[in-house]
RNA sequence: GGCACUGUAGCUUAGUAAUUAAAGCGCCUGUCUCGUAAACAGGAGAUCCCCAGUUCAAAUCUGAGCAGUGCCU
Numbered sequence: 001g002g003c004a005c006u007g008u009a010g011c012u013u014a015g016u017a018a019u020u021a022a023a024g025c026g027c028c029u030g031u032c033u034c035g036u037a038a039a040c041a042g043g044a045g046a047u048c049c050c051c052a053g054u055u056c057a058a059a060u061c062u063g064a065g066c067a068g069u070g071c072c073u
Base pairs, nucleotide, nucleotide: 001072002071003070004069005068006067007066010025011024012023013022027043028042029041030040031039049065051063052062053061
């Protein structure tokens, strides 16, 4: 330098055009307990890497950029 893949909550992932972006772990509060853990109930937290375009509508499609991973040279 070329090609491919990936980027969504603190972490790991789902969602690949259509109601409020979903789940597990983690975090906070409460119940329970002598206390802790576990269990149960509730809650906070991401406008989806950035910019532009297409569209009635974009996390999703297109282009450019940034970052990461792999392969080739």